[in-house]
Context: one part of a larger RNA
RNA sequence: CCUCCGUUAAGGAACUAGGCAAAAUGCAUCCGUAACUUCGGGAGAAGGAUGGGUCGCUGAUGUGAAGAGCAAUCUAAAGCAUUGGUGACUUGCAAAAAAGUGGCUCUACUGACUGUUUAACAAAAACACAGGUCUCUGCGAAACCGCAAGGUGAAGUAUAGGGGCUGACACCUGCCCAGUGCCGGAAGGUUAAGAGGAGGGGUAAAGGGAACGCAAGUUUCUGGACGCUCCGAAUCGAAGCCCCGGUGAACGGCGGCCGUAACUAUAACGGUCCUAAGGUAGCGAAAUUCCUUGUCGGGUAAGUUCCGACCCGCACGAAAGGUGUAACAAGUGGAGCGCUGUCUCAACGGGGGACCCG
Repeated sequence: CCUCCGUUAAGGAACUAGGCAAAAUGCAUCCGUAACUUCGGGAGAAGGAUGGGUCGCUGAUGUGAAGAGCAAUCUAAAGCAUUGGUGACUUGCAAAAAAGUGGCUCUACUGACUGUUUAACAAAAACACAGGUCUCUGCGAAACCGCAAGGUGAAGUAUAGGGGCUGACACCUGCCCAGUGCCGGAAGGUUAAGAGGAGGGGUAAAGGGAACGCAAGUUUCUGGACGCUCCGAAUCGAAGCCCCGGUGAACGGCGGCCGUAACUAUAACGGUCCUAAGGUAGCGAAAUUCCUUGUCGGGUAAGUUCCGACCCGCACGAAAGGUGUAACAAGUGGAGCGCUGUCUCAACGGGGGACCCG
């Protein structure tokens, strides 16, 4: 010096990002317990008292424990066991003498809760959850795995099963269907394969006829052939799309400018532009507020945090739910009491180590 541990005057969080760590609390019995509340809880709330041994007195319960009476029921001793009350005496510094063993309270946020999770830096306000709602699915179900057979769903059957979102409970969940999606519709438009076939193109040899030529041959018609083959207009062709309607606990969205009241200020009111419709209730400097340590109030001697308000919401808002809420939490912020070597400010001691000497 490192490490683990013990003790510490006075102070008691002044430490620090933060009481991190440590200290403190801790058991049993009795007394006693608030707001709030979903009446279960909150509660071990909080808070307080007591605690060894010996001897005596006294009570309760059991036993003793049977007996009497038709029965209900009545009587029920000594002793013993357990337990309580009370008196006297007594050990110790101290009476739960050691050990195991909750610190408490107030307040706000988040998530209802018990649960689950990043095996080895995250346990949480993330996931799940009962509950809510939308949607698909009539059974060889939908959905999913598989090339298929087949399997899961389910040896289930809409009070069932799959998927999405939300997430106990309470009070609620506004407006917009123009765009996108989904559902329904089918008159018209568009339209594939296919049907159709106007019209157009390609197509060889033998043989035969004709014309020209002295001949060889050349040209032409025919033949094969109402064949084979290629292209192809009109017209008829579904779903889809266009189109018509519905639908928000579907994806989503939910305005601007100007003026106006007999102080001023403000604007219930008016004008105007735009929109599919212009944000309702509730909440609001918030896990959301940039400006910002907003302003006011509270708490402190002093408070960028905290609590209560205000509303100018840069950029809350209603199942990507809104607002509340008892209970719960190794959750997050703030405050107080207790307690302490966290600190003022350090000291001493013990165990183990490093290191030095032998």